[in-house]
RNA sequence: GUUUAGGUAGCUCAGUUGGUAGAGCAAAGGACUGAAAAUCCUUGGGUCAACGGUUCAAUUCCGUUCUUAGACA
Repeated sequence: GUUUAGGUAGCUCAGUUGGUAGAGCAAAGGACUGAAAAUCCUUGGGUCAACGGUUCAAUUCCGUUCUUAGACA
């Protein structure tokens, strides 16, 4: 340089043939305990990598960048 696959919560990842986003772990509060751990309940936390385009409506489709990993050279 070419090409393929990724970028979504603090971390690991779902989510689609477009209709305003979830799980597990972690965190906070509570229950339980003499006190902890474990367990159970509740809560918070996201401009979905960036900028444009299409659309009534975009995490999803299209384009250009940024970035991570692999393959080829």
This is a predicted structure of a 73-nucleotide RNA (transfer RNA) from Monodopsis sp. MarTras21. Lineage of the source: Eukaryota > Sar > Ochrophyta > Eustigmatales > Monodopsis.